[in-house]
Molecule: c-di-AMP riboswitch aptamer (ydaO/yuaA leader)
Organism: Methylomusa anaerophila
């Protein structure tokens, strides 16, 4: 994208969250329910090496830290987005949370394991400059 709802689908954004095959439900298709391989992301785990305690401690993620007239306001390390994709600048905008393990875990070859949820925006138009690429013609 439609008057507003649902549904399906189309284009897009956060993010690791995709894609394909097999079964089973199903009138079919999607979802859903099992499985599996692909991709993509996390943990755990030697040697060397680093570290050694305490008031525990440690994970995933950008989401850390500060001050203030404190329970809500300012800033901030960081992160994102401004519509063909990557880079470098400008500019303008957001975010700067929450969750978990549970007395335990640096690093880490080989191993082992785990996840693939969820939220949102939209009709030919996206805020520019430069430079490379795909793509059409």
């Nucleotide at each position: 994208g439609u008057a507003a709802g649902g549904u399906a689908c189309a284009u897009g954004c956060c993010u690791a969250a995709u894609u394909u095959c097999c079964g089973g439900c199903c009138a079919u298709a999607c979802u859903u329910c099992g499985g599996a391989a692909a991709a993509c992301g996390g943990a755990g785990g030697a040697a060397c090496c680093a570290a050694c305690a305490g008031u525990g401690g440690g994970g995933u993620g950008a989401a850390u830290c500060c001050g203030c007239a404190u329970u809500g306001c300012g800033g901030u390390a960081g992160g994102g987005g401004c519509g063909u994709c990557c880079c470098u600048u400008u500019g303008c905008u957001c975010c700067g949370a929450a969750c978990c393990c549970g007395u335990c875990a640096g690093c880490u070859a080989a191993c082992u394991u785990c996840g693939u949820a969820g939220g949102c925006a939209u009709u030919u138009a996206g805020a520019a400059a430069g430079g490379g690429g795909a793509a059409a013609u």